[in-house]
Context: one part of a larger RNA
Molecule: large-subunit ribosomal RNA, domain IV
Organism: metagenome
RNA sequence: CGGUCGUGAAGGAACUCAAUUUAACCCCGUAAGUUCGCGAUAAGGGGGGCCUCCUCCGCAAGGAGAGGCCGCAGAGAAAAGGGUCUGGGAACUGUUUAUCAAAAACACAGCUCUGUGCUAACUCGGAAGAGGAUGUAUACAGAGUGACGCUUGCUCAAUGCUGGAAUGUCACGGGAGCGGGUCAGCUCACGCGAAGCUCGCGACCUAAGCACCAGUGAAUAGCGGCCGUAACUAUGACGGUCCUAAGGUAGCGAAGUUCCUUGUCGGGUAAGUUCCGACGCGCAUGAAUAGCGUAAUCACUGGACUCCUGUCUCCACGACCGACUCG
Numbered sequence: 001c002g003g004u005c006g007u008g009a010a011g012g013a014a015c016u017c018a019a020u021u022u023a024a025c026c027c028c029g030u031a032a033g034u035u036c037g038c039g040a041u042a043a044g045g046g047g048g049g050c051c052u053c054c055u056c057c058g059c060a061a062g063g064a065g066a067g068g069c070c071g072c073a074g075a076g077a078a079a080a081g082g083g084u085c086u087g088g089g090a091a092c093u094g095u096u097u098a099u100c101a102a103a104a105a106c107a108c109a110g111c112u113c114u115g116u117g118c119u120a121a122c123u124c125g126g127a128a129g130a131g132g133a134u135g136u137a138u139a140c141a142g143a144g145u146g147a148c149g150c151u152u153g154c155u156c157a158a159u160g161c162u163g164g165a166a167u168g169u170c171a172c173g174g175g176a177g178c179g180g181g182u183c184a185g186c187u188c189a190c191g192c193g194a195a196g197c198u199c200g201c202g203a204c205c206u207a208a209g210c211a212c213c214a215g216u217g218a219a220u221a222g223c224g225g226c227c228g229u230a231a232c233u234a235u236g237a238c239g240g241u242c243c244u245a246a247g248g249u250a251g252c253g254a255a256g257u258u259c260c261u262u263g264u265c266g267g268g269u270a271a272g273u274u275c276c277g278a279c280g281c282g283c284a285u286g287a288a289u290a291g292c293g294u295a296a297u298c299a300c301u302g303g304a305c306u307c308c309u310g311u312c313u314c315c316a317c318g319a320c321c322g323a324c325u326c327g
Base pairs, nucleotide, nucleotide: 001322002321003320004319005318006317007316008315010313011312014311025047026046027045028044033038035147049069050068051067052066054065055064056063057062070074082306083305084304085303086302087301088300089298090297094106095105110145111144112143113142114141115140116139122131123130124129148293149292150291151290153223154222155221158220159219160216161215162214163213164212167211168210169209173205174204177201178200179199180198181197182196185192186191224242225241226240227239228238251285252282263279264278265277266276267275
């Protein structure tokens, strides 16, 4: 000097990592809230050893009461929740980055939409075949949301999906007809030119798709601007105007979302960029990429208080093990 422990005046979180505190059992007692299950070991108190011929209960073992005895200490060692209040998130038990992340991420029951009528859809497989399923729409597959409660507004213009089939477009194929080459023949040897073969053009017919017409948001998505206006001022119920498919409803809101921002007001503190309650010019909230609540739960996360302490003010001492010196 280091490590592992122990003790500590006064203070007691000033520290911020950790370590204390608490603890099992019996008795008393226990709030808000609540989905009536819970919350709850809430909180907060008390007890404990040994002896007894006493009293009560018991068949007894023993228990309760009363009285007495000893120690610093009676769950005599070890093992064994600190607690409370209040926000955020996720309902919950579960799952996860084997080896830096356990979470608010994933899953979940519940909810919704879409597909599928059975040789099902869908998936694997060149196929046979198999799974789905020895199931049959209260089933199976896909997608989203994520207990529960109250709800889930407007827009079908775009994109997607579903339906429609008149018209337009449109491939292969078919193809009336037209033109070229070739040559029997004709010819006034300039040319004309049947059939066949061949090359090219080609009206018209022709599927899906697309265009087109509708529907559809718990499909992908989207959900305005400017100007004026009330007898103080301010504000703007109201009016005008432009644009749009429609202009954000209920809720919530400086939010896990707020840039300006340490917004403003209130609370808590001696002092509060955090926190809680409000306000609402929401830079850039918002309704199953769900909205808002919500008891219980949580190795989740913010704030406050209490108990407790060497975390600290501010370090000291002790034990043991190393380091170090000598052998």